Predicted 3D model of a 72-nucleotide RNA (transfer RNA) from an Acidimicrobiia bacterium. Its Rfam family is "tRNA". Rfam describes the family as follows. Transfer RNA (tRNA) molecules are approximately 80 nucleotides in length. Its family is annotated with triplet codon-amino acid adaptor activity in the Gene Ontology. By type it is a transfer RNA. RNAcentral holds the sequence, with entries from ENA. Its mean pLDDT, the model's own confidence on a scale to 100, is 82.
C1' cells in the first nucleotide's frame, strides 16, 4: 500500500433518517453515631474532524484523522 471493522458524557455499552438514552463513575439531599449500602434528585455529549443529501442525520453519501484485524 489495499480492505474489513470500530471511534457516542469521565468508564463501558445502546441507539440503521424525526426529543441522544442506559449501568458504573461523579456532585446534592434523606438514612446511619461515622463511612459504607440502600432511597430521590442533579450536572456532565459540538456523537473522531470537514463538507455533501434531506423539511429533518449519530444514523445515508464523499474525503480525513486515530485504533485494530486480514492480505500483500
Nucleotide at each position: 500500500g489495499u480492505g474489513g471493522c470500530c471511534g457516542u458524557a469521565g468508564u463501558g455499552g445502546a441507539g440503521u433518517g424525526g426529543u441522544a438514552c442506559c449501568a458504573c463513575g461523579c456532585c446534592u439531599g434523606g438514612u446511619u453515631g461515622u463511612g459504607g449500602u440502600c432511597c430521590a434528585g442533579g450536572a456532565a455529549g459540538u456523537c473522531g474532524c470537514g463538507g455533501g443529501u434531506u423539511c429533518a442525520a449519530a444514523c445515508c453519501c464523499c474525503g480525513u484523522c486515530g485504533g485494530u484485524c486480514a492480505c500483500c